[in-house]
RNA sequence: UAGAUUAAAUGGCAAACUAUGCGAAAGCCUAGGACGCAAAGCCACGGGUCUAAACAUGAGAAUGUAAGAUAGCCGGGUUACCUCA
Numbered sequence: 001u002a003g004a005u006u007a008a009a010u011g012g013c014a015a016a017c018u019a020u021g022c023g024a025a026a027g028c029c030u031a032g033g034a035c036g037c038a039a040a041g042c043c044a045c046g047g048g049u050c051u052a053a054a055c056a057u058g059a060g061a062a063u064g065u066a067a068g069a070u071a072g073c074c075g076g077g078u079u080a081c082c083u084c085a
Base pairs, nucleotide, nucleotide: 003084004083012037013036017032018031019030021028022027035072041078042077043076045075046074047073048070049069050068054065055064056063057062
């Protein structure tokens, strides 16, 4: 430098749920918790999914739209520990 993830070590992350806070919501922060994870580190670039404050339409009910969210939905980009060869 490029590759492999069967086993081991140092360890790492943390779903559901609970509490506090933020947010219109989806969801997120922090603490507890541990379902799982070999990139479950990072980036919304492509697709998907969720939400619809605002905006548009509408008499209303409602419907549509991401500039919001999701990296633990998939692809892509980027960085990286140990071991093996």